The prediction has a mean pLDDT of 81.
This is a predicted structure of a 76-nucleotide RNA (transfer RNA) from a candidate division WS1 bacterium.
The RNAcentral record of the sequence draws on ENA.
Its Rfam family is "tRNA". The family's RNA type in Rfam is transfer RNA.
RNA sequence: GGGUCGUUAGCUCAGCUGGUAGAGCAGGGGACUCUUAAUCCUCAGGUCACAGGUUCGAUCCCUGUACGGCCCACCA
Numbered sequence: 001g002g003g004u005c006g007u008u009a010g011c012u013c014a015g016c017u018g019g020u021a022g023a024g025c026a027g028g029g030g031a032c033u034c035u036u037a038a039u040c041c042u043c044a045g046g047u048c049a050c051a052g053g054u055u056c057g058a059u060c061c062c063u064g065u066a067c068g069g070c071c072c073a074c075c076a
């Protein structure tokens, strides 16, 4: 340098062929318990990496950029 995959909640990850984003763990509150843990109920938490484009509408399609993984090439 070329190709390819990935980037979504604090963490690990879903999200179907475009129609206003979820789970588990972690966190707050409560129930239970003498207390803690465990268990159960409940709540909050998001610029969907960034910028542009297409579209009535984009996490999803297109282009560019950034970061990371893998493969290939080149140089020394």
Base pairs, nucleotide, nucleotide: 001072002071003070004069005068006067007066010025011024012023013022019056027043028042029041030040031039049065050064051063052062053061